[in-house]
RNA sequence: GCGUCCUUGUGUGACUGGCGAUGAAGGUGGGCGACCACCGGGGAGCGCGGGGACGUUAAGCGCCGCUCGCCUGGGCCGAUCUU
Numbered sequence: 001g002c003g004u005c006c007u008u009g010u011g012u013g014a015c016u017g018g019c020g021a022u023g024a025a026g027g028u029g030g031g032c033g034a035c036c037a038c039c040g041g042g043g044a045g046c047g048c049g050g051g052g053a054c055g056u057u058a059a060g061c062g063c064c065g066c067u068c069g070c071c072u073g074g075g076c077c078g079a080u081c082u083u
Stems, first nucleotide, its partner, number of pairs: 002055011015042002017071005026039005062076003
């Protein structure tokens, strides 16, 4: 110097729903199906920097909203193909 990974600072940040249960476990208003707005609380990922481990090791066989259950709908990372 290269490659893989861990950790940390900072910026940004998609997505954040419905019903039921519980003494409690989002609130208000609207809409009507599982959404919208604001507030509160979460939050993976991405960019830039610091520190460290390893050199066929490592990593992957997924991640994100929530007390639990049943659902609904998304986002992100990775692989392949097409435009």